[in-house]
RNA sequence: UCAUAACUGAUAGCGCCUGGCCUCCCCUGCAACGGGGAGGUGACGAGGAGGAAGGUCAUCGAAAGAUUCGGCGGAUGCCUUCCCGGCCGGUCACGGCCGUAAGAGACCGAGAAAACCCGGAAGCGAUUCCGACACAGAGGCGGUCUUGGUGACACUG
Numbered sequence: 001u002c003a004u005a006a007c008u009g010a011u012a013g014c015g016c017c018u019g020g021c022c023u024c025c026c027c028u029g030c031a032a033c034g035g036g037g038a039g040g041u042g043a044c045g046a047g048g049a050g051g052a053a054g055g056u057c058a059u060c061g062a063a064a065g066a067u068u069c070g071g072c073g074g075a076u077g078c079c080u081u082c083c084c085g086g087c088c089g090g091u092c093a094c095g096g097c098c099g100u101a102a103g104a105g106a107c108c109g110a111g112a113a114a115a116c117c118c119g120g121a122a123g124c125g126a127u128u129c130c131g132a133c134a135c136a137g138a139g140g141c142g143g144u145c146u147u148g149g150u151g152a153c154a155c156u157g
Stems, first nucleotide, its partner, number of pairs: 001010003014073004019069001020041008044061003050083007084099005090153005103147007118131005
């Protein structure tokens, strides 16, 4: 902030817009590509948070192939430094990798989206909202395999 009577729930791939695009009305006109007004649209979900600072067009796929154009703000990403924490048998130091599900790699597996399309509702309309259905990739999870320190000290044999 939104929904709900409330309990409560949801919420940063999120919010916004003076551009563009689109709709309706009015005016001029033979005729709007002109003028005025009122509106609509402006990224579809999945995933993502130890703390601080700085930097940075911040991950993944879906659809379309015409604007998901363009811009502004924000942001859980990534990089660097520091702190805290975990793992590398115990403690400490250093080193490495990570972030509480707390190392890396390969393969396999389970689970798993919305838009679109269809139906309904609202609106003159652009369009919006609701319902139902199919289909991803990344990450995480489970399994198998491989692999991942040095020193000191302590303990055990």